[in-house]
Context: one part of a larger RNA
């Protein structure tokens, strides 16, 4: 584990709501009793009592009034609505109270045959080895301490078996064993280890002290009894079908994972000046979003002005001046506020029409829920962090299946009555897995970018397109022949500076086609190379800025690796535009069932906690009717009816009982509670 069998909202009473019955301004008997009977039963008697019919008032009291009050006023509470006895049946209330669990308490007893201590009386401990004090002898001494030799034989003394412990590994761990086995290792004359036999007892006991032991149980033993303690906790509660369908929200709450009242579901009754909802028009309140700020409160960029200050000069001082300082307040000009506002929408809300549609409330019986989650969007918090956290408005999960997204509660589409080998669609697809385009048109990407869930600040003559602009057949760029020069080696500085360390300038001037007191590499420092700038050669474009689009670098994680894979390059990528198809429990045909309804027609029928209603099955009893040795219950095929729970037939097996219709009654249905027993 699995099978079978038991395994959980019951009972009694109380008050209460619906529903059937009896009587009805009444209802209605209880102890008790009397008469029949086999019974716990019938039938009759018993009106004590108890509910109603009448209230109000603290109460005398009044009384369809009544209290309050000076009041014939106003106001409470009343009157102008049948009860009451039964039985069923919702939920409640006291009882254990659907069922099964505590950790503990209390009380009244058994335990020290395990072990802890202690007492009492016994009993063990191979064998080896050290060799204390005491003693004698001898040396020494004045005697003596001392030394030597011997002798003796001490010790919680040494090694080491029994015995006694339990260091270390191993091994064993549904064991050989509920603690042990192997090998190792401590003590082994002591505070030693043992036998029998006696004592100390549950807040006690013993305890060389570890909360250790105290019968394989110890921060308080077992055992019986209060007891079915108590559990706002967990868990587990058993047939079918139909109809509706939440919440996880606000208050309070020794209250926060429990509850109360409201709120949000369902059932019955009722009501009507149709209140409910939508949509569109009219009419209102209102300070959000944005907006704005010489409209205000506060904060602010830059400049003008410069109240007042610092500073610095001034015969002492005071008046004075000056100041590339700081700065009131005023202008210019720019921008900022949840707790500013001169302004000010959408949309919600309010009140009134129409128009479509069918809801709303109220009165009662029952609930359940009061942990919610994500997603969008408006905000606080946080770090403009979090699958964070708290409020708004919506949606969806929750309690929602089917398509799609690879997979994947919420995202996209869409809301399952049932059956169908019908049809059309939705989001998302149409190369192959995998239904449906290797579909057209025009362009982009070369990065396999797309194709990592998402990828930035930055860089880059990638590449495409668009603007603006320069230079060009008087010949441009680009490249190739030449040239690229003089004063002079400019002045300065410096050792040196000659175009080229540095500084400085009117960087000037001549010859020219054209050539900078010089772009850059080079010398110690000249030379050298080189550029700008020209000519010639060839003959068509060729720079520069600005922008948009696709692609690159930026780019680093743990299975070799992958867009869902395979694969794909004028696509099967991007990107606009078209046209056809595929796709779902949707919508549509076709057939049926429920539900509201008298039928027809139309409409609805996902669903958790949860409320309503109709039903099947089991055992028993009453009434009333069958069945059975020519085969009953059961058992195990088949066939058939029933939305199903089931129900019928019937073969075989069984071998003696057992249906059905109406009504009643329950120990009335099992998959789960680490269920309980028993089987494998």
């Nucleotide at each position: 584990g699995c099978c079978u069998a038991c395994g959980a909202g019951u009972u009694g009473c109380c008050g209460u709501g619906u529903c059937c019955g009896g009587c009805g301004a009444g209802g209605u008997u209880a102890a008790g009793g009397g008469c029949c009977a086999g019974g716990a039963g019938g039938c009759c008697c018993g009106g004590a009592g108890c509910c109603g019919a009448a209230g109000c008032g603290a109460a005398a009291g009044c009384g369809a009034g009544u209290c309050u009050g000076a009041a014939u006023a106003g106001g409470g509470c009343g009157c102008a609505g049948a009860g009451u006895c039964g039985g069923a049946u919702g939920a409640g209330g006291c009882a254990g109270a659907c069922g099964c669990g505590a950790a503990a308490c209390u009380u009244a007893g058994u335990g020290a045959u395990c072990u802890a201590c202690a007492c009492a009386c016994g009993g063990c401990c191979a064998g080896g080895c050290u060799g204390a004090a005491g003693u004698g002898g001898c040396g020494c001494u004045a005697a003596a301490c001392c030394g030597c030799c011997a002798u003796g034989g001490a010790g919680g003394g040494c090694c080491g078996a029994a015995c006694g412990g339990g260091u270390a590994a191993a091994c064993g761990u549904u064991g050989a064993a509920a603690a042990g086995u192997u090998u190792u290792c401590c003590g082994a004359u002591g505070a030693g280890c043992u036998g029998c036999g006696u004592g100390u007892a549950g807040g006690a006991g013993u305890g060389a002290a570890a909360g250790g032991c105290c019968a394989a149980u110890c921060a308080a033993a077992c055992u019986g009894a209060g007891a079915g303690a108590u559990a706002g906790c967990u868990c587990g509660u058993a047939c079918u079908c139909u109809c509706c369908g939440a919440a996880a929200u606000g208050c309070c709450u020794u209250u926060a994972g429990g509850g109360g009242c409201a709120g949000c579901c369902u059932c019955g009754g009722u009501g009507u000046u149709u209140a409910g909802u939508a949509u569109u028009c009219c009419a209102g309140a209102g300070g959000u979003a944005a907006a704005g700020c010489u409209a205000c409160u506060g904060a602010u960029u830059g400049g003008a002005u410069g109240c007042g200050g610092g500073g610095g000069u001034u015969u002492c001082a005071c008046c004075g001046c000056c100041u590339a300082c700081c700065a009131a307040a005023u202008c210019c000009u720019g921008a900022c506020a949840a707790a500013c506002u001169c302004u000010g929408a959408a949309u919600g809300c309010u009140g009134g029409a129409a128009u479509a549609u069918g809801u709303c409330g109220c009165c009662g019986g029952g609930a359940g829920u009061g942990a919610g989650g994500c997603c969008g969007c408006g905000g606080g918090u946080g770090c403009u962090a979090a699958c964070g956290u708290c409020c708004a408005c919506g949606g969806c999960c929750g309690a929602g299946a089917g398509g799609g997204g690879a997979a994947c509660a919420a995202c996209c589409c869409a809301g399952a009555c049932c059956a169908u080998c019908g049809g059309c669609u939705a989001a998302g697809g149409u190369c192959c897995c995998g239904a449906a385009a290797u579909g057209c048109a025009u362009g982009c990407u070369a990065a396999g970018u797309u194709g990592u869930a998402a990828g930035a600040a930055c860089g880059a003559g990638g590449u495409u397109c668009c603007g603006c602009u320069g230079c060009a057949c008087a010949g441009a760029c680009a490249g190739c022949u030449a040239g690229g020069a003089u004063g002079u080696u400019g002045g300065c500085u410096u050792g040196g500076a000659a175009g080229c360390a540095g500084c400085c300038a009117u960087u000037c001037a001549u010859u020219c086609a054209a050539a900078g007191a010089g772009u850059g590499c080079g010398u110690a420092a000249c030379a050298g190379c080189u550029c700008a700038c020209u000519a010639g050669u060839a003959g068509a474009g060729u720079g520069g800025c600005g922008g948009g689009g696709c692609a690159u670098g930026g780019a680093u994680a743990a299975u070799a690796a992958u867009c869902g894979g395979g694969c794909a390059u004028u696509a099967a990528g991007c990107a606009u535009g078209c046209u056809a198809c595929c796709g779902a429990a949707g919508c549509u045909g076709u057939g049926g069932g429920a539900u509201a309804u008298g039928a027809a027609a139309u409409a609805u029928c996902g669903g958790u906690a949860g409320g309503a209603g109709a039903g099947c099955a089991u055992u028993c009893c009453a009434a009333g009717u069958g069945c059975g040795g020519c085969g009953a219950a059961g058992g195990u095929g088949c066939g058939c009816c029933g939305c199903g729970a089931g129900a019928c037939g019937u073969g075989c097996u069984g071998g003696a009982g057992c249906g059905c219709u109406u009504g009643g009654a329950a120990g009335a249905g099992c998959a789960g509670a680490u269920g309980u027993a028993g089987g494998c």